Source information
A computed fold for a 139-nucleotide RNA from uncultured Sporosarcina sp., annotated as FMN riboswitch aptamer (RFN element). The prediction has a mean pLDDT of 78. The RNAcentral record of the sequence draws on MGnify.
RNA sequence: ACUUCGGGGCAAGGUGUAAUUCCUUACCGACGGUGAUCAAGUGCGUGCUUGUCAGUCCGUGACCCGUUUUUCUAUUUAUAGAAAGCGGUGGAGCUGGUGAAAAUCCGGCACCGACAGUGAAAGUCUGGAUGGGAGAAGU
Numbered sequence: 001a002c003u004u005c006g007g008g009g010c011a012a013g014g015u016g017u018a019a020u021u022c023c024u025u026a027c028c029g030a031c032g033g034u035g036a037u038c039a040a041g042u043g044c045g046u047g048c049u050u051g052u053c054a055g056u057c058c059g060u061g062a063c064c065c066g067u068u069u070u071u072c073u074a075u076u077u078a079u080a081g082a083a084a085g086c087g088g089u090g091g092a093g094c095u096g097g098u099g100a101a102a103a104u105c106c107g108g109c110a111c112c113g114a115c116a117g118u119g120a121a122a123g124u125c126u127g128g129a130u131g132g133g134a135g136a137a138g139u
Base pairs, nucleotide, nucleotide: 001139002138003137004136005135012024013023014022026124027123028113029112030060031059032058033057038051039050040049041048042047055111056110064088065087066086067085070083071082072081073080074079075078093109094108095107096106097105115127116126117125
């Protein structure tokens, strides 16, 4: 540089004119890192290698907002819009156990989830999106 890949989820019931949006209950968990589960191999003095283990730890991404220069488009010719770059915003964990050590293991109980739309308030429906994308693999 190019190619390919790159997100899951309301079953059952209640109320109601109306709700997959409310209530009971159910279900879901992107990417990289870290890491004491565990497994395999190897070594033999407790290690090494590989695979694997976090929605709530450290970061990233989508959405949204701002901004700058560049590029493009439109025109009322100095404004508007779009793309790219940069910046900002952006959610959630306690507790018991084991242990030398737990933010990651085991148990228990909690908690979280962009924007717009809707006959009624949405993590799960519809839409922007056959988009974008952290990143992964290959050449």

Lineage of the source: Bacteria > Bacillati > Bacillota > Bacilli > Sporosarcina.